Transfer RNA from a bacterium, 74 nucleotides, folded computationally. The coordinates come from a structure-prediction model, not an experiment, and the mean pLDDT is 81. The sequence was found in a public genome assembly.
């Protein structure tokens, strides 16, 4: 220098053939249970879907550029 992949909740990751309010597990808060704790049950809070621009009636999803991380080639 070139190519490819990834970026979504605090963490690890799904998902969206473009369509109203985006999900799981763990963690966190409250609560039930217990003598108490853990475990377990129930409820709840928590998201600029990496950024900008573009395409579109509509973008987390498509395109371009950029950022960060990883892999490969030189």
């Nucleotide at each position: 220098g070139g190519g490819c992949c990834a970026u979504u909740a605090g963490c690890u990751c799904a998902g969206u053939c473009g369509g109203u309010u985006a999900g799981a597990g763990c963690a966190c808060u409250g609560u039930g249970c217990u003598g108490a704790u853990a475990a377990c049950g129930c409820a709840g809070g928590g998201g600029u879907c990496c950024g900008c621009c573009g395409u579109u009636c509509g973008a987390u999803u498509c395109g371009g550029c950029g950022a960060u991380g990883g892999c490969c080639c030189a």